[in-house]
RNA sequence: CCAGCGGGCCGGGUGGCCGCUCCCGGUGACGGGAGAGGAAAGUCCGAACUCCACAGGGCAGGGUGCCGGCUAACGGCCGGGCGCUGCGAAGCGACGGAAAGUGCCACAGAAACACACCGCCGGGCGGUGACGCCCGGUAAGGUUGAAAUGGUGCGGUAAGAGCGCACCGGCGUCGUGGAGACACGGCGGCCGGGUAAACCCCACCCGGAGCAAGGCCUAAUAGGGGACCGCGCCCGCAAGGGCUAAGGGCUGCCCGUCCGAGCGUCCCGGGUAGGCCGCGUGAGCUGCGGGGCAACUCGCAGCCAAGAUAGAUGGCCACCGCCCGGCAACGGGUACAGAAUUCGGCUUACAGGCCCGCUGGCUCU
Numbered sequence: 001c002c003a004g005c006g007g008g009c010c011g012g013g014u015g016g017c018c019g020c021u022c023c024c025g026g027u028g029a030c031g032g033g034a035g036a037g038g039a040a041a042g043u044c045c046g047a048a049c050u051c052c053a054c055a056g057g058g059c060a061g062g063g064u065g066c067c068g069g070c071u072a073a074c075g076g077c078c079g080g081g082c083g084c085u086g087c088g089a090a091g092c093g094a095c096g097g098a099a100a101g102u103g104c105c106a107c108a109g110a111a112a113c114a115c116a117c118c119g120c121c122g123g124g125c126g127g128u129g130a131c132g133c134c135c136g137g138u139a140a141g142g143u144u145g146a147a148a149u150g151g152u153g154c155g156g157u158a159a160g161a162g163c164g165c166a167c168c169g170g171c172g173u174c175g176u177g178g179a180g181a182c183a184c185g186g187c188g189g190c191c192g193g194g195u196a197a198a199c200c201c202c203a204c205c206c207g208g209a210g211c212a213a214g215g216c217c218u219a220a221u222a223g224g225g226g227a228c229c230g231c232g233c234c235c236g237c238a239a240g241g242g243c244u245a246a247g248g249g250c251u252g253c254c255c256g257u258c259c260g261a262g263c264g265u266c267c268c269g270g271g272u273a274g275g276c277c278g279c280g281u282g283a284g285c286u287g288c289g290g291g292g293c294a295a296c297u298c299g300c301a302g303c304c305a306a307g308a309u310a311g312a313u314g315g316c317c318a319c320c321g322c323c324c325g326g327c328a329a330c331g332g333g334u335a336c337a338g339a340a341u342u343c344g345g346c347u348u349a350c351a352g353g354c355c356c357g358c359u360g361g362c363u364c365u
Stems, first nucleotide, its partner, number of pairs: 001361010012320007020035006037336001041347002044345005049210004061206005066080005081095001082093004096201002101199002103195003117142002119138008150168006169191002171188007214277004224268005229262001232243004247259004284303008321334005
């Protein structure tokens, strides 16, 4: 220098004018202060918090699934093991069990769990013979397939076959190392098709709903409880109507007048509209130091950082920065997106730019 791998970070700045939400001060006019993100997004996991349910255990259902650690918890993160890919830095992996059982394995093929189509070999019969038929052995070869009953080689055999042997792979067992996953080594021919994001088996975990949770204050309404007053007269068959009484409205009080034999007045309770809380001091942030490979954790110091409820966080202008085009003048652009109870993660989107570590190659000193 070229090509790459892994990780971290920024993602506009200053000023002016006009607005919006919240807080503080002021009687007020007004003044001062604060005001989106790394993902606020998807709502996919895990929790806090709240209400409901619940003795305990089991069944059903769902989830997770190599080992160790971290954490409030997790399906997250860190470190490690194994497998696959890459020359490598690294990346990816539902990565327990297929000798408990069941199912499935298209097409092709003889056969996809017990299989002989061709071939090879032995025996019998027929034939002069080539060969044919029957019985049996054989998975070495051919054929089909994604996959054919461990692989390669030598021996062996009638032909073959872990039948025997060597090496490799798997399984079992023993030893050594490791905390463990596992690795290495010895021994044993033990050699059983694949599939569990098919049923299933094993181990562990899991009650439900969600801030429109839920709570407080409370106009109104329905239904409910209680207290107080009166319960008379007239017309009418009745329905109903009229009169006044208690009581009530108008009024400071009296008179007056109106309503009025009721569904009257008052209280409790109820809980809607509305208001308030939940709701901004928290598994908090920053810095330094200690422990740990790391995730993370401990100690000390400092800081307080949006809180709306139809939902604020905006618009315009100037200069600068950055990117693209252009020799220049200049022109164009400046990502993804946007709080709604709050945290820990995951996933997805993102113009442009910066930094750190590492790998492969070329060249120079």
Predicted 3D model of a 365-nucleotide RNA (Bacterial RNase P class A) from a Dehalococcoidia bacterium. The gene name in the source record is rnpB. Its Rfam family is "Bacterial RNase P class A". Rfam classes the family as a ribozyme. Of the family's consensus pairs, 94% are formed in the model. NCBI's taxonomy places the organism under Bacteria, Bacillati, Chloroflexota, Dehalococcoidia.